[in-house]
Context: one part of a larger RNA
Order: sequence, then structure tokens, then C1' cells
RNA sequence: CGCAGGAAUCUUGAGGGUGAGUCGUCUCUAGUACGAGAGGACCGAGAUGAACGCACCUCUGGCGUACCGGUUGGCCCGCCAGGGCCAUGGCCGGAUAAACUACUGUGCGGACGGGAUAAACGCUGAAAGCAUCUAAGCGUGAAGCCCACCCCAAGAUGAAGAUUCCCCACUCAUUAUGAGUGUUAAAGACCUCCCGUAGACUACGGGUUUGAUAGGUUGGAUGUGGAAGUCCCGCAAGGGAUGGAGCUAACCAAUACUAAUCGGUCGUGCGG
Repeated sequence: CGCAGGAAUCUUGAGGGUGAGUCGUCUCUAGUACGAGAGGACCGAGAUGAACGCACCUCUGGCGUACCGGUUGGCCCGCCAGGGCCAUGGCCGGAUAAACUACUGUGCGGACGGGAUAAACGCUGAAAGCAUCUAAGCGUGAAGCCCACCCCAAGAUGAAGAUUCCCCACUCAUUAUGAGUGUUAAAGACCUCCCGUAGACUACGGGUUUGAUAGGUUGGAUGUGGAAGUCCCGCAAGGGAUGGAGCUAACCAAUACUAAUCGGUCGUGCGG
């Protein structure tokens, strides 16, 4: 830009996809059929795995340089106590339903089925009184082919469908309709702004006071593992009590305290 008004939401699926397509073991059938025995099935039913693929983070773990604790040397806050900083996050122990992530975790998938066939096996059957699956005709038959399953998809210009929403008065001419004047800027969208289940940018998604979008605060969860201060015991190092204490990121809620203020732009008026 188009899809003969403009929008929002949800679909259909023409067509397309180097999307998927794998294999094992065990049990039953059945120690049956078969076989002198040794051995040992087809068909069918069930169970469980391997590798591969997709998704996910409840569990088990990893990471977790913005959480908690321990600790060495040093510098600093005048000293003690208590802290800050540097030394690979100094080193060490642990760690959040954050985020990401694992043949180190979890879930799911290949299927079932239909159609037409290959090799092959057949029925009927002449040419060729017989025979012959083939010449006419009709069947059975593969992990393969076409569907089915998954993904994309109406620029499928053949431009699809459904639901819902929105939008004027007058004058003139007029076949449709066109021109003019005035007036109104609809539904909706975008910008700006607060953000993230999104992300290089863009896009996408949520929110913008008729508000819980982010921050803060409060409460909770989680983690750490017993704060500081005071008191008690001990000569002291240290231990105990107050007290599952103090602190606690990304998690869950509540709460307008802070910031989404104020605004701007596009889009027109019933449609050849």
C1' cells in the first nucleotide's frame, strides 16, 4: 500500500515445512504348534527400557560476584566493643518455589487408523478347446507414498469466516452520486510515561490515578543458624541467658507513601 467504511477479538485452512517417523529386552499366549529328541515359534496381548526429540523447574541437584554465617593478614572509623574496606566474592560453609539450567531432575512424544501401491502372493480368464496372477477384469500386500499427528499459514490479489464496537447537519446540482459550507474528532490505535512472562534495536505482553505497573513500606515465605546490647559463669580464651535470636536478593500478598503527572498525534461522520 492492497484486501471498496473504520476498528477490536476469535477462527477456517488453500498451501507450505532437511517437523516427527528409531530400536531393544521381558512376560503371557505356550514349553503350545513343529520336532525322535535337543530344541522351540508365527499370529495376538501386555510390561519395561535405550537413544533421540519437545517442553518444564514440582522433586533431586548446579549456578547463585545484590542473602546469612565462620575465619586469616592488613588499612581505616581515636581506643575497647562493634563495624567498613582490600587481599580471586580474600578464603571457607550454606543458600531463595528469583532467573537460567542437567542423560545429574521431571513430564510428554514416535502411535492407532484409513487410502493407493512395490517386490511378492492370488481369483477369474482368453489369445493358444489345455495351461497361465494378465491380455480385459478383480483381490491381498511394506519402516516406504498420500492422509492422519506437530508447526507456519488469508499478499490464499481467489486477499476467506464469526462475534462485537464506532461514525452529521445544511445548501446546491444530481442516475448512481458529486461539490460546497459549517461542525464534530467516534470506535480504536500510537506517542509520552511505569514495567516485564518479552527483548540486540524494533517487536511482543502488562499498566498509566476509574490505578497494585514498578519502587518503597508492612506482613508472610525462604535462607542463614543463634545478632547487637545487657546480665550471669570463667584468671582468660571462651561459654550461657535474654531468644528459633538477628539479618534476609530476585518469591507471595496487602498498602497509593513515591513514580506512571499534564498532555500530544493519528483515525472521521453510514461507506463505489